[in-house]
RNA sequence: GAAGUCGAACAGGUGAUCGCUCGCGGCCGCAAGGUCGCGGGAGGAAAGUCCGGGCUCCAAAGGGCGUGGUGCUGGAUAACGUCCUGUCAGGGUAACCUGAAGGAAAGUGCCACAGAAAACAAACCGCCGCGUCGGACGUCGAAAGGCGUCGGGUGCGGUAAGGGUGAAACGGUGCGGUAAGAGCGCACCGGGGCGUCGGAGACGAGGCUCGCACGGUAAACCCCACCUGGAGCAAGAUGAGGGGUCGCUUCGUCGAAAGGCGAGGCGCGGGUGACCCGCCCGAAUCCCCGGAGUCGCUUGAGGGGCGCGGCAACGCGUCUCCCAGAGGAAUGAUCAUCGCCGCGCAAGGGCAACUGCGCGCGGGACAGAACCCGGCUUAUGGUCGUGCUUCGACA
Numbered sequence: 001g002a003a004g005u006c007g008a009a010c011a012g013g014u015g016a017u018c019g020c021u022c023g024c025g026g027c028c029g030c031a032a033g034g035u036c037g038c039g040g041g042a043g044g045a046a047a048g049u050c051c052g053g054g055c056u057c058c059a060a061a062g063g064g065c066g067u068g069g070u071g072c073u074g075g076a077u078a079a080c081g082u083c084c085u086g087u088c089a090g091g092g093u094a095a096c097c098u099g100a101a102g103g104a105a106a107g108u109g110c111c112a113c114a115g116a117a118a119a120c121a122a123a124c125c126g127c128c129g130c131g132u133c134g135g136a137c138g139u140c141g142a143a144a145g146g147c148g149u150c151g152g153g154u155g156c157g158g159u160a161a162g163g164g165u166g167a168a169a170c171g172g173u174g175c176g177g178u179a180a181g182a183g184c185g186c187a188c189c190g191g192g193g194c195g196u197c198g199g200a201g202a203c204g205a206g207g208c209u210c211g212c213a214c215g216g217u218a219a220a221c222c223c224c225a226c227c228u229g230g231a232g233c234a235a236g237a238u239g240a241g242g243g244g245u246c247g248c249u250u251c252g253u254c255g256a257a258a259g260g261c262g263a264g265g266c267g268c269g270g271g272u273g274a275c276c277c278g279c280c281c282g283a284a285u286c287c288c289c290g291g292a293g294u295c296g297c298u299u300g301a302g303g304g305g306c307g308c309g310g311c312a313a314c315g316c317g318u319c320u321c322c323c324a325g326a327g328g329a330a331u332g333a334u335c336a337u338c339g340c341c342g343c344g345c346a347a348g349g350g351c352a353a354c355u356g357c358g359c360g361c362g363g364g365a366c367a368g369a370a371c372c373c374g375g376c377u378u379a380u381g382g383u384c385g386u387g388c389u390u391c392g393a394c395a
Base pairs, nucleotide, nucleotide: 001391002390003389004388005387006385007384009383010382012338013337014336015335016334017333018332020041021040022039023038024037025036026035027034028033043366047377048376050375051374052373053372054371055232056231057230058229062277063276064275068227069226070225071224072086074084075083076082087101088099089098090097091096102223103222107221108220109217110216111215124163125162126159127158128157129156130155131154132153133152135150136149137148138147139146140145171189172188173187174186175185176184190212191210192209193208194207196205197204198203236295237294238293241289242288243287244286246267247266248265249264250263251262252261253260254259268282269281270280271279272278302321303320304319305318306317307316308315309314340363341362342361343360344359345358347355348354
């Protein structure tokens, strides 16, 4: 210097004029409201609604089943499918990145096409042996015929090493062995079993032994472990107004009786995410529907500084700060100047890179809170760190 990788921060500043909105205070006004002063006023993603919660209601509170989710170790957290750390696997020269990372010997299913054959499979081309039927060449022989070599057809038997098909073919490479082959035997690798050492653990290293029972797929159904009520701020509270509400029976008590009140039992009705069990309520300050307006509505698992513990995520302590709350939806517009980025000109410089300053032109990404918070994912302008890796050059 170039390329890569990882990470934090920023997302324009200042002034003037005009405009909007919230809070606090003063004054005027019956009130609506007006006026003055002080202070505040969109994001790193506010987005997607993908997860987890806080909060509200069902509801005063459960069990089973089921639904859904997660899936290597150890941790963090209010919690999570998030984050940190480590192990293993894959990619990359590397820094680093990614992981849907439990179980295929509980069971079921699937592996198209091609191929002989896709899981206790099997022979398309081949290789070998035996029998049989011819052929060619050479040689011996007078001939018939014998011997040898090569090759063809066919029947039976052996074979799964070589070739072919495929994403994948019942371990791989090599040596020996065989009629030809084959873990048939051996060496190494791989695999199974049993130990040893290191580690909290996932796992790592290595030893002994066995020729060694069988592919893949669970982002297929399933099995195992752990977790798991529902609905949602259009929740809900208040609210003008409206509607509705058991039967039989036992005991006690009041009563002349009809009947009233209280306690209990049976049945029926309703509620509790679907189902079952259980539980609660059923004449009252009860249940259901519910306008406008108001509340919910912004002080929080909150931000920042410092110290301590921890590799870290984070935790503890202490000090300090208050940093939007609209309601069809405010947080803006104009001007000036500075700054940032890009291009060009001029100057310096041996050239290039570069440099501060000067001039001119142009540019500002993705994008707007709506109950709040912790994450993930997606979109995106420009700057920074030589933090780390690789390559090149110079000293």
Overview
A computed fold for a 395-nucleotide RNA from a Deltaproteobacteria bacterium, annotated as Bacterial RNase P class A. The sequence was found by an Rfam model in a public genome assembly. Rfam family: Bacterial RNase P class A. Rfam classes the family as a ribozyme.